Predicted 3D model of a 148-nucleotide RNA (c-di-AMP riboswitch aptamer (ydaO/yuaA leader)) from Natroniella sulfidigena. Model confidence (mean pLDDT): 80 of 100. The model forms 96% of the base pairs in the Rfam consensus.
RNA sequence: CUAUUUUAAUCGCUUAGUUCUAUAUUUAUAAUAGAAGCGGGGGACCCAUUUUCUUGGGGGCGAAUCGGAAAUUCAAUCUUGGAUUUCGGUAAGGUUACCCUUAACCUGAGCCCGACAGCUAACCUCGUAGGCGUUCGAAAGGGGGUAG
Numbered sequence: 001c002u003a004u005u006u007u008a009a010u011c012g013c014u015u016a017g018u019u020c021u022a023u024a025u026u027u028a029u030a031a032u033a034g035a036a037g038c039g040g041g042g043g044a045c046c047c048a049u050u051u052u053c054u055u056g057g058g059g060g061c062g063a064a065u066c067g068g069a070a071a072u073u074c075a076a077u078c079u080u081g082g083a084u085u086u087c088g089g090u091a092a093g094g095u096u097a098c099c100c101u102u103a104a105c106c107u108g109a110g111c112c113c114g115a116c117a118g119c120u121a122a123c124c125u126c127g128u129a130g131g132c133g134u135u136c137g138a139a140a141g142g143g144g145g146u147a148g
Stems, first nucleotide, its partner, number of pairs: 001148005011133004018036006037128006047118001055115001057116001058113004066089001068087008092107005098143005
C1' cells in the first nucleotide's frame, strides 16, 4: 500500500436459562437425582419511610413505563370515571457475526403472590425455560486482527 474480517457450520441471536456426574449400559435420545456456575425472592442492627390497617389495597418477575386521539359500551349525573378495540407516540431495551461511534431495523408484552414483604449481614428458599435467524444481508467512518 492492497485485500479481507461467520458464511449452512458440533454457526449465530434473545434470555439467568449453561456445564458436569450418576441411575446405566455398546451407542444415542429423553427422564430422574445430585453438584458447579448463573439468576430471582424472603430476611437484623443502623439508616430510611411518614403511609397503611379489604381500601385510592399492597407487592414481585421482566427493557416493557407513561401519555394522547377516535369508536363502541357500562355507571352516574349533566359532566366525570371505568372496560374493549384501533391509530400514533414515549421512559426503557435489543440487533446489525472483532471493538467503538454514526446510521438503519425492531421490542416497548405478558404473567405471578394473595392481605403480605423498605434497605438488609448471617441464614432460608426458588429457577436454570421458551422462542427465533442467516450466505441474493443496510451499511459508513475510525481502531484492531489476518494474508500478500
Its Rfam family is "c-di-AMP riboswitch aptamer (ydaO/yuaA leader)". From the family's description: This family represents a conserved RNA structure found upstream of the ydaO and yuaA genes in Bacillus subtilis and related genes in other bacteria. The sequence was found by an Rfam model in a public genome assembly.